[in-house]
Context: one part of a larger RNA
RNA sequence: CUGGGCGUAAAGGGUGAGUAGGCGGUUUAGUAAGUUUGGUGUGAAAUACUUGGGCUUAACCUGAGAACUGCACUGAAGACUGCUAGGCUAGAGAGUUGUAGGGGAUGACGGAAUUAUGCAUGGAGAGGUGGAAUUCAUAGAUAUGCAUAGGAACACCAGCGGCGAAGGCGGUCAUCUGGGCAACAACUGACGCUGAGACACGAAAGCGUGGGUAGCAAACAGGAUUAGAUACCCUGGUAGUCCACGCUGUAAACGAUGAAUGCUAGAUGUCGGGGUCUGAAGACUUCGGUGUCGCAGUUAACACAAUAAGCAUUCCGCCUGGGGAGUACGGUCGCAAGAUUAAAACUU
Numbered sequence: 001c002u003g004g005g006c007g008u009a010a011a012g013g014g015u016g017a018g019u020a021g022g023c024g025g026u027u028u029a030g031u032a033a034g035u036u037u038g039g040u041g042u043g044a045a046a047u048a049c050u051u052g053g054g055c056u057u058a059a060c061c062u063g064a065g066a067a068c069u070g071c072a073c074u075g076a077a078g079a080c081u082g083c084u085a086g087g088c089u090a091g092a093g094a095g096u097u098g099u100a101g102g103g104g105a106u107g108a109c110g111g112a113a114u115u116a117u118g119c120a121u122g123g124a125g126a127g128g129u130g131g132a133a134u135u136c137a138u139a140g141a142u143a144u145g146c147a148u149a150g151g152a153a154c155a156c157c158a159g160c161g162g163c164g165a166a167g168g169c170g171g172u173c174a175u176c177u178g179g180g181c182a183a184c185a186a187c188u189g190a191c192g193c194u195g196a197g198a199c200a201c202g203a204a205a206g207c208g209u210g211g212g213u214a215g216c217a218a219a220c221a222g223g224a225u226u227a228g229a230u231a232c233c234c235u236g237g238u239a240g241u242c243c244a245c246g247c248u249g250u251a252a253a254c255g256a257u258g259a260a261u262g263c264u265a266g267a268u269g270u271c272g273g274g275g276u277c278u279g280a281a282g283a284c285u286u287c288g289g290u291g292u293c294g295c296a297g298u299u300a301a302c303a304c305a306a307u308a309a310g311c312a313u314u315c316c317g318c319c320u321g322g323g324g325a326g327u328a329c330g331g332u333c334g335c336a337a338g339a340u341u342a343a344a345a346c347u348u
Base pairs, nucleotide, nucleotide: 004319005318006317007302008301012316014201015200016199021194022193023192025088026087027086028085029084030083031082033081034080035077036076037075038074039073040072041071042070049065050064051063052062053061054060091191092188093187095184096183097182098181099180103177104176105175106174107173108172109171110154115149116148117147118146119145120144121143125136126135162169163168206247207246208245209244210243211242215241216240220236221235222234223233258315259314260313261312262311263310266293267292268291269290270289271288272287273286274285275284276283277282297304298303321348322347323346330341331340332339333338
């Protein structure tokens, strides 16, 4: 190289758009690079192979043959791939009319609640726990009412429901803005698929600068528990959580299931559209999503089963016993934390 795999055994990149590359619908004509089939030349000798011969045999030596699967030139074929030219519309895109949505960004506004503060009522406890204590409180707490301030999050609606490439997205309104779906169909005419590298996005925590800080809360302090208790429980409490800008680039970033296309029984729920019938309820049907069950088939089993883990094609990523180790060294990136790329000895 060939070959086997990747839901759970090792193995799908966190996600996208896309460069090189790989692959690519239908039809006509041409061409002849690939392809197929002839011819010619060359493919040194030795070795190796087949078959003979010579040393008593063998090793060894030696004749002949085949072979040297290659390369070059040349003739032919024209299916398939390529290339050139011209068509097509089923892929793809554009158009028109609608349509659902927590898709994104910015700004404004709203009510409930917590906390703090002020005033008022009131007068001895409150809080907390398994039980307590630390803690707060006659300098008036807890409770109740009114007012003020400020920050963060948006009950019900809410759904195995929606949107987004993923991360993720949920109060209301406005502005800006991305994508999807359906119907129509008279436009373009293969413009497509995938995608190494590079690029962009990427929860939480963390980092830098400047703000903000109600609640919660690593660290920390105290009280308990305990043999001890650097914990679980309680009282406090700082980073942080929030905002702006910049960095980090990782997660059980999971459907542990890469993307695209086609094909392969059904049943049932739900979300967004269309059509037909009907007075309506509804019935039938069709396109797109999202669930449950299930046949064939697949699977080691569990299970998957038109949203495939079935049957096929194309392209990318990845795996090769366990440990050492996702570590060391080196490189790249980063302010750092660290990330990424990634061994070996040794051991079993």
A computed fold for a 348-nucleotide part of an RNA from an uncultured Alphaproteobacteria bacterium, annotated as small-subunit ribosomal RNA, central domain. The full RNA is in RNAcentral, with records from ENA and SILVA.